[in-house]
RNAcentral holds the sequence, with entries from MGnify.
A computed fold for a 135-nucleotide RNA from a zebrafish metagenome, annotated as c-di-AMP riboswitch aptamer (ydaO/yuaA leader).
RNA sequence: CGCCGAAUCUUCCUGUGUGAGCAGGAGAGCGGGGGAACCACUUUGAUCGGGGCGAAUUGCGCCUGGUUCUAGGCGCAACGGGGCACCUUCGGCUCCGAGCCCGACAGCUAACCUCGUAGGCGUUCGAGGGGGAAA
Numbered sequence: 001c002g003c004c005g006a007a008u009c010u011u012c013c014u015g016u017g018u019g020a021g022c023a024g025g026a027g028a029g030c031g032g033g034g035g036a037a038c039c040a041c042u043u044u045g046a047u048c049g050g051g052g053c054g055a056a057u058u059g060c061g062c063c064u065g066g067u068u069c070u071a072g073g074c075g076c077a078a079c080g081g082g083g084c085a086c087c088u089u090c091g092g093c094u095c096c097g098a099g100c101c102c103g104a105c106a107g108c109u110a111a112c113c114u115c116g117u118a119g120g121c122g123u124u125c126g127a128g129g130g131g132g133a134a135a
């Protein structure tokens, strides 16, 4: 400097420090949840529970171990998401499809209420148009 992600900023307050700063608070911005009417659903009466964040889902085939139904691994397809350093269009290449949470419970949802503001990484392909002092 850049990337994924909501995850950034503050010339405000307090504390601390010689100072640069740091910690806490408050606020702004960004993001999530709950929550009427109307509409929707009547799959609730419970276990095949139900629901939330997120791109992170579904199907098929093969192999292995338990053994008759599943766990793991590999591959393919559909679909979803990201990157290739201004914006955008087209093409090409490439990567990911996890994990966690609520706790018997939540459709949508104005007012209103409430929560988060982390963590992890290191990209450099072409052409058209626009912008730009240039890259």
Base pairs, nucleotide, nucleotide: 001122002121003120004119008028009027010026012025013024014023015022016021029117030116031115032114033113034112039107047104049105050102051101052100053099057078058077059076060075061074062073063072064071065070066069079097080096081095082094083093084092086130087129088128089127090126091125